[in-house]
RNA sequence: UAUUAUUAAUCGCUUAAUUUUUCAAUUGAAAAAGCGGGGGAACCAACAACGUGGUUGAAGCGAUAGCUUGAAUCGCAAGGGGUGAAUCCGGUGCACUCGCGCACUGGUAGGGCAGCUCUCUGGCCCGAAUCCGACAGCUAACUCCGUAAGCGAACGUGAGGAGAGAU
Numbered sequence: 001u002a003u004u005a006u007u008a009a010u011c012g013c014u015u016a017a018u019u020u021u022u023c024a025a026u027u028g029a030a031a032a033a034g035c036g037g038g039g040g041a042a043c044c045a046a047c048a049a050c051g052u053g054g055u056u057g058a059a060g061c062g063a064u065a066g067c068u069u070g071a072a073u074c075g076c077a078a079g080g081g082g083u084g085a086a087u088c089c090g091g092u093g094c095a096c097u098c099g100c101g102c103a104c105u106g107g108u109a110g111g112g113c114a115g116c117u118c119u120c121u122g123g124c125c126c127g128a129a130u131c132c133g134a135c136a137g138c139u140a141a142c143u144c145c146g147u148a149a150g151c152g153a154a155c156g157u158g159a160g161g162a163g164a165g166a167u
Base pairs, nucleotide, nucleotide: 002167003166004165006162011152012151013150014149018033019032020031021030022029023028034147035146036145037144038143039142044137051076052075053074054073055072056071058069059068060067061066079135080132081131082130083129088107089106090105091104092103093102094101110126111125112124113123116160117159118158120156122155
């Protein structure tokens, strides 16, 4: 340089979700590193206002009933916001506080398809769930939180790049 091979489970994929240590003792707790995320100035941007129920106490009005205003506190989740690819639009039915919701369904922003990057008038699948609690633009310092879970031989075409070993 050329050719060949690149099938691995002691491995690999989605994902931030891995590694190490200590305690504990069978699956749990804590810490550190790494990784990921939330809150949070100035500058900049933006800028009418605004939910609802209970309890407590206050002020005002009133007639004893009660009404109004604002406060504290406990809830709710229809305003708003966060994680996430998981948004938005339509149809049918139910329900409704009537621009809210639930079920099914057709699309769709977006995401995934196994060594890396890209390609296709190719293909397949997903397009969930959950949290905060009337509150959050950005954001240095600072501060808080997460590190669950689910998969398995797994699409194809073309181009480029990488490449142990063998000849």
Model confidence (mean pLDDT): 76 of 100. c-di-AMP riboswitch aptamer (ydaO/yuaA leader), 167 nucleotides, folded computationally. Rfam family: c-di-AMP riboswitch aptamer (ydaO/yuaA leader). A reference for the family is Barrick et al. (2004), "New RNA motifs suggest an expanded scope for riboswitches in bacterial genetic control", Proc Natl Acad Sci U S A.